Predicted 3D model of a 547-nucleotide part of an RNA (small-subunit ribosomal RNA, 5' domain) from a metagenome. Its mean pLDDT, the model's own confidence on a scale to 100, is 83.
Context: one part of a larger RNA
RNA sequence: GAAUGAACGCUGGCGGCGUGCUUAACACAUGCAAGUCGCACGAGAACGCUUUAGCUUGCUAAAGCUAGUAAAGUGGCGCACGGGUGAGUAACGCGUGGGUAAUCUACCCCUGAAUCUGGGAUAACGUUGCGAAAGUGACGCUAAUACCGGAUAACAUCUUAUUUAUUUCGAUUUAUUUGAUCAAAGGUGGCCUCUCCAUGGAAGCUACUGUUUGGGGAUGAGCCCGCGUACCAUUAGCUUGUUGGUAGGGUAACGGCCUACCAAGGCAACGAUGGUUAGCUGGUCUGAGAGGAUGAUCAGCCACACUGGAACUGACACGCGGUCCAGACUCCUACGGGAGGCAGCAGUGAGGAAUUUUGCGCAAUGGGGGAAACCCUGACGCAGCAACGCCGCGUGAGUGAUGAAGGCUUUAGGGUCGUAAAGCUCUGUCAAGUGGAAAGAACCUACAAAGUGCCAAUACCACUUUGUACUGACGGUACCACUGAAGGAAGCACCGGCUAACUCCGUGCCAGCAGCCGCGGUAAUACGGGGGGUGCAAGCGUUAUUC
Numbered sequence: 001g002a003a004u005g006a007a008c009g010c011u012g013g014c015g016g017c018g019u020g021c022u023u024a025a026c027a028c029a030u031g032c033a034a035g036u037c038g039c040a041c042g043a044g045a046a047c048g049c050u051u052u053a054g055c056u057u058g059c060u061a062a063a064g065c066u067a068g069u070a071a072a073g074u075g076g077c078g079c080a081c082g083g084g085u086g087a088g089u090a091a092c093g094c095g096u097g098g099g100u101a102a103u104c105u106a107c108c109c110c111u112g113a114a115u116c117u118g119g120g121a122u123a124a125c126g127u128u129g130c131g132a133a134a135g136u137g138a139c140g141c142u143a144a145u146a147c148c149g150g151a152u153a154a155c156a157u158c159u160u161a162u163u164u165a166u167u168u169c170g171a172u173u174u175a176u177u178u179g180a181u182c183a184a185a186g187g188u189g190g191c192c193u194c195u196c197c198a199u200g201g202a203a204g205c206u207a208c209u210g211u212u213u214g215g216g217g218a219u220g221a222g223c224c225c226g227c228g229u230a231c232c233a234u235u236a237g238c239u240u241g242u243u244g245g246u247a248g249g250g251u252a253a254c255g256g257c258c259u260a261c262c263a264a265g266g267c268a269a270c271g272a273u274g275g276u277u278a279g280c281u282g283g284u285c286u287g288a289g290a291g292g293a294u295g296a297u298c299a300g301c302c303a304c305a306c307u308g309g310a311a312c313u314g315a316c317a318c319g320c321g322g323u324c325c326a327g328a329c330u331c332c333u334a335c336g337g338g339a340g341g342c343a344g345c346a347g348u349g350a351g352g353a354a355u356u357u358u359g360c361g362c363a364a365u366g367g368g369g370g371a372a373a374c375c376c377u378g379a380c381g382c383a384g385c386a387a388c389g390c391c392g393c394g395u396g397a398g399u400g401a402u403g404a405a406g407g408c409u410u411u412a413g414g415g416u417c418g419u420a421a422a423g424c425u426c427u428g429u430c431a432a433g434u435g436g437a438a439a440g441a442a443c444c445u446a447c448a449a450a451g452u453g454c455c456a457a458u459a460c461c462a463c464u465u466u467g468u469a470c471u472g473a474c475g476g477u478a479c480c481a482c483u484g485a486a487g488g489a490a491g492c493a494c495c496g497g498c499u500a501a502c503u504c505c506g507u508g509c510c511a512g513c514a515g516c517c518g519c520g521g522u523a524a525u526a527c528g529g530g531g532g533g534u535g536c537a538a539g540c541g542u543u544a545u546u547c
Base pairs, nucleotide, nucleotide: 001547002546003545004544006543007542008541009540010539013393014392015391016390017389018388019386020385021351026349027348028347030346031345032344035077036076037075040074041073048065049064050063051062052061053060054059055058084304085303086302093229094228095227096226097225098224099223100222103221104220108217109216110215111214112213113212114211115210116150117149118148119147125140126139127138128137129136130135156181157180158179161176162175165172166171186209187208188207189206190205191204195202196201197200230276231275232274237267238266239265242264243263244262245261246260247259248258249257279301280300281299282298283294284293285292286291306327307326308325309324310323329340330339331338332337357383359382360381361380365379366377367376368375369374396426397425398424399423406417407416408415409414430488432483433482434481435480436479440474445469446468447467448466449465450464451463452462453461491536492535493534494533495532496517497516498515502531503530504529505528506527512519513518
């Protein structure tokens, strides 16, 4: 000199964009943060209103609407994403480059085939038992795209035999063939051309969607390898599933991953083992560079979710707002037993030099569910607080010498603050008030019209185009115009040398200053105050840390 997620002192007008527990991975009151689908399924209220009947005149009963709504249940998909934190980890964890002929991949896209026929349950619900509660048992009923049989089935998987090509001779691969194994579910809309009943409807036809099974793609993931990746030798030897083989098990998959048997190996001064510290990277800061330091915000990867362990479900987890076990802690209890997990967003206590609102909205972007309308979304978009940072703007401009008054100083003449002020002439940024007023909105959807496809069809459905309608948290915000008005807006540090800037008074080795040298013991440019000056400026200094 530059820099910071900074803090402290003094001071403080406005705006834009960012940033904001670096400490206790300490404990947490309260609210919210993951739901959705009635176009999978069975069932299904109430408040209230209207009408009728009875009468004891304000109650009872019934019907209709409320409403196939709310809430609950079975089932599907999602909850493995998104969000947080950096405790652990010196490691194939990360970075980079490869391999996977050793692998998987829900939803999505393209493409082939199929979607036949049966069955028994169960929740909800009803009756009832136990319990303070959390909850839980018995009996009875019912549905499905829930569950389970049977059929059919391949280019799928395994297998028998032959065969082609490659070959590291282990194997891989092409074609034919034998046998075995394995599937499904319906829903919604429309129609009467075909079939059946015959105004019309369906088990019929049709459109969309779903389901099953193949092939390919896309996306995501698993595993393996080369190289790189902190300090200590005042850590020198380490290792028994250890190193390798055979066989088996296990996995989506290779492998001591696991087991049995066999062999005795494997690593290490090119630093094994042990210890300390630490998430890694793109980057960030500094520097001319080489390098050094660092890893907040943003982005990629990893790890963790009160502590430790375990599996279940599932395409994917050994799962932050799931389950089970153990532990510590907190809470409820009828003492028998139960409940909980903010390193999600706000917020509280504690710790600390120190770090914000228990805000608004799903309008946009993105995500989950749904055919859609739509619902959910503390992701996100915004607003609030904080000079914490960067950037921009303002606190007026011109003129004005009897160089006014006043302060300070003086050699008492003067000098200086100083064109500074006053006065005169202007301007109107910001702030204030009044009025107007956006973009961010395009989808989706509905309606209308036209066209194309499907079809027996002008119906329905799907797609395309055009038009109209609908949707804004921010916010009456940005912005614009007008009104009046110099009016509301400057401080902080320093002035001995380094280092830009000097004098007076007070003090008298005292009080004090100080980054280093050093200053102060009666004329202190170094302490304290005044005047003056210098530097930066809504900031200025100090402290801490890095280069």